A computed fold for a 397-nucleotide RNA from Cellulomonas sp., annotated as Bacterial RNase P class A. A source record names the gene rnpB.
RNA sequence: UGAGUCAGCCAGGCGGCCGCGUCGGUCCGACCCUCGGGUCGGUCCGCCGAGGAACGUCCGGGCUCCGUAGGGCAGGGUGGUGGGUAACACCCACCCGGGGUGACCCGCGGGACAGUGCCACAGAGAACAGACCGCCUCCCCGGACCGGUUCGCCGGACCGGGGCGGUAAGGGUGAAACGGUGGUGCAAGAGACCACCAGCGCACCGGGUGACCGGUGCGGCUCGGUAAACCCCACCCGGAGCAAGGUCAGACAGGGAGUGCUCGAGGGCUGCCCGCCCGAGCUCCCGGGUAGACCGCUGGAGGCGUGCGGCAACGUACGUCGUAGAUGGAUGGCCGUCACCUGUGCGCGGGCAACUGCGCACGGGGACAGAACCCGGCGUAUCGGCUGACUCAUCCG
Numbered sequence: 001u002g003a004g005u006c007a008g009c010c011a012g013g014c015g016g017c018c019g020c021g022u023c024g025g026u027c028c029g030a031c032c033c034u035c036g037g038g039u040c041g042g043u044c045c046g047c048c049g050a051g052g053a054a055c056g057u058c059c060g061g062g063c064u065c066c067g068u069a070g071g072g073c074a075g076g077g078u079g080g081u082g083g084g085u086a087a088c089a090c091c092c093a094c095c096c097g098g099g100g101u102g103a104c105c106c107g108c109g110g111g112a113c114a115g116u117g118c119c120a121c122a123g124a125g126a127a128c129a130g131a132c133c134g135c136c137u138c139c140c141c142g143g144a145c146c147g148g149u150u151c152g153c154c155g156g157a158c159c160g161g162g163g164c165g166g167u168a169a170g171g172g173u174g175a176a177a178c179g180g181u182g183g184u185g186c187a188a189g190a191g192a193c194c195a196c197c198a199g200c201g202c203a204c205c206g207g208g209u210g211a212c213c214g215g216u217g218c219g220g221c222u223c224g225g226u227a228a229a230c231c232c233c234a235c236c237c238g239g240a241g242c243a244a245g246g247u248c249a250g251a252c253a254g255g256g257a258g259u260g261c262u263c264g265a266g267g268g269c270u271g272c273c274c275g276c277c278c279g280a281g282c283u284c285c286c287g288g289g290u291a292g293a294c295c296g297c298u299g300g301a302g303g304c305g306u307g308c309g310g311c312a313a314c315g316u317a318c319g320u321c322g323u324a325g326a327u328g329g330a331u332g333g334c335c336g337u338c339a340c341c342u343g344u345g346c347g348c349g350g351g352c353a354a355c356u357g358c359g360c361a362c363g364g365g366g367a368c369a370g371a372a373c374c375c376g377g378c379g380u381a382u383c384g385g386c387u388g389a390c391u392c393a394u395c396c397g
Stems, first nucleotide, its partner, number of pairs: 001393010012338007020049002023046003027042006051368001055379002058377005063241004070274004075237005080094005095109001096107004110232002115230002117226003132171002134167003138163006145156004179197006198222001200219008245295004254286006266278004302321008340365011
């Protein structure tokens, strides 16, 4: 200098004008009043007023209500190991497998000798497989040849065709064809046998909390994949959600049908069963009414800094900060200026070159998106910019 990897951060600044919401205050009006004041509406002033993802609502919790007593079945989730945490499908460290020269990245990573299912197309054959081509023994037919001959034939090797078989070394198909290399062996072959290597299982030794790693010996010689297919194993799981839930105020009109009142409808306890509890109403149809206010509501597993413990995630002690709470739903718009990115043109430089630095003028651009009970994560979107650590290549010293 170029190409990359990982981690973290920012999300325009300032000024002017107009506008919106909560809260506090001034003034005005209405109402209530125990004459202190209170409530509502308006006006003006002041403070404050979205995010790194507020988003998707995919996980996990806090909180609230349901009487989650309990047992069983069904259902759902998680899945290498050890930690962290309120908890998790999250995070950290490590192990194993894969990728990269490397920094580093990726893995839905239990079990396929409990069982069942599936494996498209191509191919002869796809799971205790398979004979299409090829190779080989034997038999039959035909052809030309050689040798013998009593001229009828006999024997031998070769070529072509056919048949019963053998063969998984070679070719071919495929994502995958039942270990690899060399040798022995054989009619030809083959773990049929042998040596080494790879893989699997068992036993022992050593290291590690553990996943696992290293080594030695033995064995039969090789036993495919798929569990985000059923399934098996281990562990975990009550339901509904702030429209939860509570308080206050206010409105209305009932009618019909069915069924039940201890021989009990119906309801609660997760979907079902057992079991337990409450129990006089319940279901459907027609018609009518209301859809207001307040609490919940934001200080919480909180942010930041320092010390200590820990490789880390994180924990702990001390100090410090604290200002969104709408409900037809506020947090916005315009202008100026500065900074940033970018296009074109001009000027001055650096370099052999590719390329690049600075200045001026004119023009363009600023994303993704927006709280709604609150947190911890994950995932996705995002104009651009900044910082740190590390890797590789080239050059110089």

Background
Lineage of the source: Bacteria > Bacillati > Actinomycetes > Cellulomonadaceae > Cellulomonas. RNAcentral records the identical sequence in 2 taxa. Its Rfam family is "Bacterial RNase P class A". The family's RNA type in Rfam is ribozyme. Rfam's curators write: Ribonuclease P (RNase P) is a ubiquitous endoribonuclease, found in archaea, bacteria and eukarya as well as chloroplasts and mitochondria. Gene Ontology terms of the family: ribonuclease P activity, tRNA processing and dimeric ribonuclease P complex.